[in-house]
Annotation:
FMN riboswitch aptamer (RFN element) from a sheep gut metagenome, 119 nucleotides, folded computationally. The model forms 100% of the base pairs in the Rfam consensus.
C1' cells in the first nucleotide's frame, strides 16, 4: 500500500380496536488491554456542533473530508501468587427516526467502523 472479514436478541402468556413498544416473563452482549470482562481502562458506531475543500455566475443542499462535544450499567461470597474478568448468589445497562411508549420490530444501513486476518 492492497484485499477480505468485522453484532446478537422478546419463547410462552395478559390487557386492548391497535402493542415482538405497556404488563408478567423470555432473550442478547462489537473491538483492543488485563487471570478469560456488556458493567474496570481505552476505542468504534450512533447523535449534536463547527470548519474545509470540490462543483457553481451567485446562492443553497446532500454526500465527502477534518476537528470538537456527547457517550449506559456491579455488588456480596469463594478459589488463587494474581480475577469488579473464573465459580456462585443477587442486581443493573443499552443512540437516533418511525409506530400504542421498542436494547430485541421497521428505517438511515447493499452504509460506516474500532480492529482482526491475509498478500
Nucleotide at each position: 500500500u492492497c484485499u477480505u472479514u468485522a453484532a446478537g436478541g422478546c419463547a410462552a402468556g395478559g390487557u386492548g380496536a391497535a402493542a415482538u413498544u405497556c404488563c408478567u416473563g423470555a432473550c442478547c452482549g462489537g473491538c483492543g488491554g488485563u487471570a478469560c470482562a456488556g458493567u474496570c481502562c481505552g476505542c468504534a458506531a450512533a447523535c449534536c456542533c463547527c470548519g474545509a475543500a470540490a462543483a457553481u455566475a451567485u446562492u443553497u443542499u446532500a454526500a465527502u473530508c477534518g476537528g470538537g462535544g456527547c457517550c449506559g450499567a456491579u455488588a456480596g461470597g469463594g478459589u488463587g501468587a494474581a480475577a469488579u474478568u473464573c465459580c456462585u448468589u443477587a442486581a443493573c445497562c443499552g443512540a437516533c427516526g418511525g409506530u400504542a411508549a421498542a436494547g430485541u420490530c421497521c428505517g438511515g444501513a447493499u452504509g460506516a467502523g474500532a480492529a482482526a486476518a491475509g498478500a